[in-house]
Overview:
Predicted 3D model of a 73-nucleotide RNA (transfer RNA) from Mesoflavibacter sp. Lineage of the source: Bacteria > Pseudomonadati > Flavobacteriia > Flavobacteriaceae > Mesoflavibacter. It matches the Rfam family "tRNA". Rfam's curators write: Transfer RNA (tRNA) molecules are approximately 80 nucleotides in length. The coordinates come from a structure-prediction model, not an experiment, and the mean pLDDT is 83. The sequence is in RNAcentral, with records from ENA and MGnify.
RNA sequence: GGUUCCUUAGUGUAGUGGUUAUCACGUGUCCUUCACACGGACAAGGUCGCCGGUUCGAUCCCGGCAGGAACCA
Numbered sequence: 001g002g003u004u005c006c007u008u009a010g011u012g013u014a015g016u017g018g019u020u021a022u023c024a025c026g027u028g029u030c031c032u033u034c035a036c037a038c039g040g041a042c043a044a045g046g047u048c049g050c051c052g053g054u055u056c057g058a059u060c061c062c063g064g065c066a067g068g069a070a071c072c073a
Base pairs, nucleotide, nucleotide: 001072002071003070004069005068006067007066010025011024012023018056027043028042029041030040031039049065050064051063052062053061
């Protein structure tokens, strides 16, 4: 330098263009216990990497940029 792919909550993830973005772990509060652990209930936590475009409507489609991975040279 070229090709392909990835970027979603603190971490890991699901999500076939339609109101309110999924789950697990983790975190907080409460219940349970003499206490802890386990278990249970509830809650908080997301400008869906950035900038544009298409569309009535974009996490999803298109372009560019940034970061990352694999392969080729």